Large-subunit ribosomal RNA, domain VI from an Erysipelotrichaceae bacterium, 263 nucleotides, folded computationally. It was read from a public genome assembly. It matches the Rfam family "Bacterial large subunit ribosomal RNA". The coordinates come from a structure-prediction model, not an experiment, and the mean pLDDT is 88. Taxonomically the source falls in Erysipelotrichaceae (Bacteria, Bacillota, Erysipelotrichia, Erysipelotrichales).
[in-house]
Context: one part of a larger RNA
RNA sequence: CGUAGGAAAUUUGAGGAGUUCUGUCUUUAGUACGAGAGGACCGAGAUGGACAUACCUCUGGUGCACCAGUUGUUCCGCCAGGAGCAUAGCUGGGUAGCCAAGUAUGGAUCGGAUAAACGCUGAAGGCAUCUAAGCGUGAAACCGGCUCCGAGAUGAGAUUUCCCAUUCCUUGUGAAGUAAGACCCCUUGAAGACGACGAGGUUGAUAGGUCAGAGAUGUAAGUGCAGCAAUGCAUUCAGUUUACUGAUACUAAUAGGUCGAGG
Numbered sequence: 001c002g003u004a005g006g007a008a009a010u011u012u013g014a015g016g017a018g019u020u021c022u023g024u025c026u027u028u029a030g031u032a033c034g035a036g037a038g039g040a041c042c043g044a045g046a047u048g049g050a051c052a053u054a055c056c057u058c059u060g061g062u063g064c065a066c067c068a069g070u071u072g073u074u075c076c077g078c079c080a081g082g083a084g085c086a087u088a089g090c091u092g093g094g095u096a097g098c099c100a101a102g103u104a105u106g107g108a109u110c111g112g113a114u115a116a117a118c119g120c121u122g123a124a125g126g127c128a129u130c131u132a133a134g135c136g137u138g139a140a141a142c143c144g145g146c147u148c149c150g151a152g153a154u155g156a157g158a159u160u161u162c163c164c165a166u167u168c169c170u171u172g173u174g175a176a177g178u179a180a181g182a183c184c185c186c187u188u189g190a191a192g193a194c195g196a197c198g199a200g201g202u203u204g205a206u207a208g209g210u211c212a213g214a215g216a217u218g219u220a221a222g223u224g225c226a227g228c229a230a231u232g233c234a235u236u237c238a239g240u241u242u243a244c245u246g247a248u249a250c251u252a253a254u255a256g257g258u259c260g261a262g263g
Base pairs, nucleotide, nucleotide: 001152005163006162007161008160009159010158011157015149016148017147018146021049022048023047024046025045026044027043033038051106052105053104054103055102059100060099061098062097066093067092068091069090070089071086072085073084074083075082076081110144111143112142117137118136119135120134164262166176167175168174169172181259182258183257184256185201186200187199188198189197206252207251208250209248210247211246212245213244215241216240217239222235223234224233225232226231
C1' cells in the first nucleotide's frame, strides 16, 4: 500500500515445512519342521540405543551486586571491627535464571490407492489361462492421519462485536475536527539486537522500595565466662542475604499530544 467505510477479537485452511529410525530379551515354543544337529513364521509383552521436542520437581554444572573461611599489604589515629588492592586475591558452599549428564514425551494405532507378487471369475482359442471386459489380497515407498507455519490464497475468505448520519469551500475519489479504536510518551517482562510481542499507566500491584516468608550460608557484632595466650564456650540453629513467593501506593507510571469512519 492492497484486501471498496473505520475498528477489535476469534477463526477456516488453499498451500508449505517437519516427523517417518532401530536393537535385545521374555512368551507363543524347544512347538511347527527335521533322522538328528538344529529350529521358526504369525501373535502378545518387556526393556534399550540414537535422534527430536519441552522443562528444571529430582541428580548435578554455572551462578563477577549471596554467605562463610583465610594470606600479604595499604588505609580508617590505636585495640577491636572493617574497607581497598592482589586473576572474582585464594578457598568452601550456593537462590533465581540458563543448562545436561537430569526429568518427561514422541516415532504409533488406523484409513485410502498401489508396486513386485499371489488370486477369483473369464473369453479370444468348446480345453487351459490372474486379463482382454470385470473383481480381490498385497510394502518402511505414495496420499491421508500426527506437529508447526499459513488469507499478499491479489482467488486477498468466514464469524462475532464496536463506531456512527458533524463542520467548511460546496466542484471533489476534497478538507477539517471527531467516533469506536490505535499510537506517541511513561513503568516494565519468564518478550527482546533494534523494531516487534506481552503486562500495566492512579478507577493502578507495572517496576523499585518496605514488610513477611521461602531458599542460601552456617552460629554475626558486642558483652560475659574459661584460659598466660592462641583460642574455646554462652548469649545464638544466630547474623547477613541477589534474581524466588506474597502483601503493601511509600517512590515512579504525572501532565499531555498525534492519528483515526461510505459519517